Predicted 3D model of a 73-nucleotide RNA (transfer RNA) from Marsupiomonas sp. NIES 1824. Its mean pLDDT, the model's own confidence on a scale to 100, is 83. Its Rfam family is "tRNA". Gene Ontology term of the family: triplet codon-amino acid adaptor activity. RNAcentral holds the sequence, with entries from ENA.
[in-house]
Order: sequence, then C1' cells, then structure tokens
RNA sequence: AGGAUGAUAGCUUAGUUGGCAGAGCGUUGGAUUCCAAAUCCAAAGGUGGUGGGUUCGAGCCCUACUCAUCCUG
Repeated sequence: AGGAUGAUAGCUUAGUUGGCAGAGCGUUGGAUUCCAAAUCCAAAGGUGGUGGGUUCGAGCCCUACUCAUCCUG
C1' cells in the first nucleotide's frame, strides 16, 4: 500500500426479511438470614465508533474516516 472481519449498557455479547434495542455478569434497592453467602423480586444504565447518504422509517442498506484483529506484498 491492497484486502477481509469487527465496533451495540461498566464487562461479555444477541438482534433472523429495515418496523417498540434485549440477555448474562456486574451495580443499586428490597425479600430471606442472628449477620453474611447463596437464592428470589425490582430498578437504573444505550442518543448503537464518528460524519454523511438512501428510505415514510436504519443497529441492519450505501459511503468516507477512526480504531482493533487477521491476510497478501
């Protein structure tokens, strides 16, 4: 330099054909317990890497850039 894949909650990540953004762990509150751990219930937490485009509508399609991993030279 060229190419492939990826970027979603604090962490690990799902999301099928474009149509209300979810889960596990963690955090907070509560139940239980003599106190804890374990278990159970609930809540908060995302403007989806950044900008632009297509569309009535974009996590999803197109494009530029940034970053990470890998391949070729």